[in-house]
C1' cells in the first nucleotide's frame, strides 16, 4: 500500500422565524393568554420468543396438546447471552451448526437397477457337474471353441442419493470375516484428565448392526387461559325499580247478572311545559299502569386512572476468562388518544448532475424508518462514515 | 394497539414428501364442422408469493420476509 475478519460507535451540524404536544409559573370571572423548560429510535418495525402487571380459573396427580433439546454458567425469565466440547468451512484472523435417541417399536426410500433394508438378489462375469455340435493331437482318451440344463458365488463390470467395512495373506473348483494380521468404525467394561459434555489408553465382543425423527414416536425438561380494547374509579342520556302523586259532575254509545263496567265528548277542579322575573290571561298537554318530583341499583357515551422512579441511565472501583453481579457518586430523560415531534431561511458538511476561464459557480438531495402499558432478547430494513484489535499478500529497511 | 387465517395458470379450484410434463372446469388463441353465428369436436399457450434450510428428492415440512383477508371497544 492492497485484500479481509471481528467488535464498538455515529448516522447531517449550528443559529433565526413560524407552527404543534406536554409540564411548571404568572395572569385573569370561566377559559384562554404570556414566559420558561421539554419533546422518537437503533431498530420505535415484524409481533417471533420470554417476563412484569391485571382479570378469570384452580385440592392433588395424571392424560392430551404445544414448545425446547451437546455440557457448564449468567439471568426475573427465555427458543437469549457467555465460556467450553464435538462436527463442518476457510491459507488465516475467524465463521456456521434444530447438535438427545435409528442394536424400543411402526413407517418411508420415486425413477433406474438382478437386488433397497429382511438378511435379500442372479443380467453379465467366474467356477463345478452333465449334455449337444465343430475342431486339434502324441487317437477311444485328453484338450480348444460355441451353446442347452442344473448348481455354487457376491470378489469384477453395471444401476442408483444410498448396494452391508478397507488392505494384505491363507484357503477354495471359483469365491466369501469362512479363517488370520493390521487399520477404520460400533457396543460393553476398566483406567486416566475434566464439575460435565468429552478426550486419551487398554481389554473383550459380534465381525459391520446404513439414511430419514424440520415422519409418527421414545426419553428429559418447561408450559393454566386471556390480554392495557387487561383491569379499576366517577358517571350525562335512554330504559328499569321504589315512594309521593286529585279528582268531581253531566251527556252519548256499547255490554250486561239492571246495578255497574268500558270507550268518547263537554264543564269545573288539580297539575306540567311555553309565553322575558312574578301574578292573571292565553296556547299546548296530562289527570291514576299518568304527567311530574325525589331516591336507588347496574351501567353506555364521556372523563380520570392503569401510565412512566424503572429487572432505569451515566461514570468510577471491585469479583469473574466472559456473559454478569456487587458497590460508590451523579441524573430524571416524550406521554399523544385519531393520535404532537413539522415547515422554512442563512452558513457549513457529504453525495450526485451540469457548466467552466481549473480559481470556482449553479441546481437537486440527505439511509432505513418513526413512540402508543413497560422491560429483556431475536429477526428484518439501513445511503454514508469513524475508531480499535487481529489475519493475509506485496514492497522497503 | 392486540389476536388469528390465507396465498397454485387470466378466474375458480385438485394435489398435503416421489417422475408428472403440477390435474380439472370456465375463459383465451388456432383448426375442424356450418351458407354464417352459436353449440359441438381436436389442439395449443398459461401457475406453485419471494428467499434460505431439512431430505437422495419440497407446491407439500421448518424458518425469515412480502402481500391480502378477518375478529376484538
Nucleotide at each position: 500500500c492492497g485484500a479481509g475478519u471481528u467488535g464498538a460507535c455515529c448516522g447531517g451540524g449550528u443559529g433565526g422565524u413560524c407552527g404543534c404536544g406536554g409540564c411548571u409559573u404568572g395572569u385573569c370571572a370561566a377559559g384562554g393568554c404570556a414566559a420558561g423548560c421539554u419533546g422518537a429510535g437503533g431498530a420505535a418495525a415484524g409481533u417471533c420468543c420470554g417476563c412484569a402487571c391485571u382479570c378469570c380459573a384452580c385440592a392433588g396427580a395424571g392424560c392430551a396438546c404445544g414448545g425446547u433439546g451437546c455440557c457448564g454458567g449468567c439471568u426475573a425469565a427465555c427458543g437469549g447471552c457467555c465460556g467450553g466440547g464435538c462436527g463442518g468451512g476457510g491459507u488465516g484472523a475467524c465463521c456456521c451448526g434444530a447438535c438427545g435417541g435409528a442394536a424400543a417399536g411402526u413407517g418411508c426410500a420415486a425413477c433406474a437397477g438382478a437386488g433397497a433394508g429382511g438378511u435379500g438378489c442372479a443380467u453379465u462375469g467366474c467356477c463345478g457337474g452333465u449334455u449337444g455340435g465343430a475342431g486339434g493331437c502324441a487317437g477311444u482318451g485328453c484338450u480348444u471353441c460355441c451353446g442347452g440344463c442344473c448348481g455354487g458365488u457376491g470378489a469384477g463390470g453395471g444401476u442408483g442419493a444410498a448396494a452391508c467395512g478397507g488392505u494384505g495373506g491363507c484357503g477354495u473348483a471359483a469365491g466369501a470375516g469362512a479363517c488370520c494380521a493390521c487399520c477404520a468404525g460400533c457396543a460393553g467394561c476398566g483406567g486416566u484428565a475434566g464439575u460435565g459434555a468429552u478426550g486419551c489408553c487398554g481389554c473383550u465382543g459380534g465381525c459391520u448392526u446404513g439414511g430419514c425423527a424440520a415422519a409418527c414416536c421414545c426419553c428429559a425438561c418447561c408450559g393454566g387461559g386471556a390480554g392495557c380494547a387487561a383491569g379499576g374509579u366517577c358517571a350525562a342520556g335512554c330504559a328499569g325499580g321504589a315512594u309521593g302523586g286529585a279528582g268531581c259532575a253531566u251527556c252519548u254509545u256499547g255490554c250486561c247478572u239492571c246495578g255497574g263496567c268500558a270507550a268518547g265528548g263537554u264543564g269545573c277542579c288539580c297539575g306540567g311545559c311555553g309565553u322575558u322575573g312574578c301574578u292573571c290571561g292565553c296556547g299546548c298537554u296530562g289527570g291514576c299502569u299518568a304527567a311530574c318530583a325525589u331516591c336507588c341499583g347496574g351501567g353506555u357515551a364521556g372523563a380520570c386512572u392503569g401510565c412512566a422512579u424503572g429487572a432505569g441511565c451515566c461514570a468510577g472501583c471491585c469479583a469473574g476468562u466472559a456473559a454478569u453481579g456487587g458497590u460508590u457518586g451523579g441524573c430524571c430523560a416524550a406521554g399523544a388518544u385519531a393520535g404532537a415531534u413539522g415547515a422554512u431561511c442563512a452558513c457549513c458538511g457529504c453525495u450526485c448532475g451540469c457548466c467552466u476561464a481549473u480559481g470556482g459557480g449553479c441546481g437537486a438531495g440527505c439511509a432505513c424508518a418513526g413512540a402508543a402499558u413497560g422491560c429483556g432478547g431475536c429477526u428484518u430494513a439501513u445511503a454514508g462514515g469513524u475508531c480499535a484489535a487481529c489475519u493475509u499478500g506485496a514492497u522497503u529497511a | 394497539g392486540c389476536c388469528c387465517c390465507c396465498a397454485u395458470c387470466g378466474u375458480c379450484u385438485a394435489g398435503g414428501g416421489g417422475a408428472c410434463c403440477a390435474g380439472g372446469a370456465c375463459g383465451u388463441a388456432g383448426g375442424c364442422c356450418u351458407u354464417u353465428c352459436a353449440a359441438g369436436c381436436c389442439u395449443a399457450a398459461a401457475a406453485c408469493c419471494g428467499g434460505g434450510g431439512u431430505u437422495c428428492g419440497a407446491a407439500u415440512c421448518c424458518c425469515c420476509g412480502u402481500g391480502g383477508g378477518g375478529g376484538c371497544a
This is a predicted complex of two RNAs, RNase P RNA and transfer RNA, with 470 nucleotides together. Rfam match: Bacterial RNase P class A.